[in-house]
RNA sequence: CGCAUGCUCCGGGGUCGGUGAAAUUCCGAGCCGGCGGUCACAGUCCGCGACCCGCGGUCCCACUUCGGUGGGGCGCGGUUGAGCCGGUGGAACUCCGGCACCGACGGUUAAAGUCCGGAUAGGAGGAGCGUGCG
Numbered sequence: 001c002g003c004a005u006g007c008u009c010c011g012g013g014g015u016c017g018g019u020g021a022a023a024u025u026c027c028g029a030g031c032c033g034g035c036g037g038u039c040a041c042a043g044u045c046c047g048c049g050a051c052c053c054g055c056g057g058u059c060c061c062a063c064u065u066c067g068g069u070g071g072g073g074c075g076c077g078g079u080u081g082a083g084c085c086g087g088u089g090g091a092a093c094u095c096c097g098g099c100a101c102c103g104a105c106g107g108u109u110a111a112a113g114u115c116c117g118g119a120u121a122g123g124a125g126g127a128g129c130g131u132g133c134g
Base pairs, nucleotide, nucleotide: 001134002133003132004131005130006129007128008127009126010125015029016028017027018026030114031113032103033102034048035047036046037045043101044100052078053077054076055075056074059072060071061070062069063068083099084098085097086096087095105117106116107115
């Protein structure tokens, strides 16, 4: 230094005002941006995760009229939003300048990226330590 394996930890952010009986949901003005990659730094380029949908019957739990039903895990697949122009430069849809755009589902006396909830969850991944082999 590389490979294998085990353990531990980390791993999502963002509001004020106005109107109104009622809105952090409307109006006005703000604010926020997971992970890996990309000759130069990315919410809007490529890919991943999560949410959602379907398939599987390999596993677990509960119920069962013993036909099955529901939930969870695992595997596979699908769907999944949004950016251009100019400048600098060897190189940037990533930097600088300008003007834009996007943001799941359920709830909420009034419509949500920002409030509440699933979530003390999950996770792309990251860091450290140990063991073995080369």
Predicted 3D model of a 134-nucleotide RNA (FMN riboswitch aptamer (RFN element)) from Aeromicrobium endophyticum. It was read from a public genome assembly, where an Rfam model found it. The coordinates come from a structure-prediction model, not an experiment, and the mean pLDDT is 83. Lineage of the source: Bacteria > Bacillati > Actinomycetota > Nocardioidaceae > Aeromicrobium.